Predicted 3D model of a 74-nucleotide RNA (transfer RNA) from a Pseudomonadota bacterium.
Taxonomically the source falls in Pseudomonadota (Bacteria, Pseudomonadati).
The sequence was found in a public genome assembly.
Its Rfam family is "tRNA". The family's RNA type in Rfam is transfer RNA.
[in-house]
RNA sequence: GCAGCUUUAGCUCAGCUGGAUAGAGUGCCUGGCUUCGAACCAGUCGGUCGGGGGUUCGAAUCCCUCAAGCUGCG
Numbered sequence: 001g002c003a004g005c006u007u008u009a010g011c012u013c014a015g016c017u018g019g020a021u022a023g024a025g026u027g028c029c030u031g032g033c034u035u036c037g038a039a040c041c042a043g044u045c046g047g048u049c050g051g052g053g054g055u056u057c058g059a060a061u062c063c064c065u066c067a068a069g070c071u072g073c074g
Base pairs, nucleotide, nucleotide: 001073002072003071004070005069006068007067010026011025012024013023019057027045029043030042031041032040050066051065052064053063054062
C1' cells in the first nucleotide's frame, strides 16, 4: 500500500429483510434476606449505537468518508 472483519451501557455482547420507547448478562446503587457478610430475591441507575456527511416518510441497520483495533496478502 491492497483486501476482509470489528466499533452498541463501566465490562462482555445481541439486535433478522430499514419501522413501534434500543435490549440481555454482568456491574454500581438501594431495599429484602442474614448476627454480619457472601450467595439468593426485588427494584433502580447507566446509551447523542466510534466521528462526520448522504439516501429515505423513517437509519444501530443502506451508501460515502475519516479514526481506532484485528487478520491476511504484498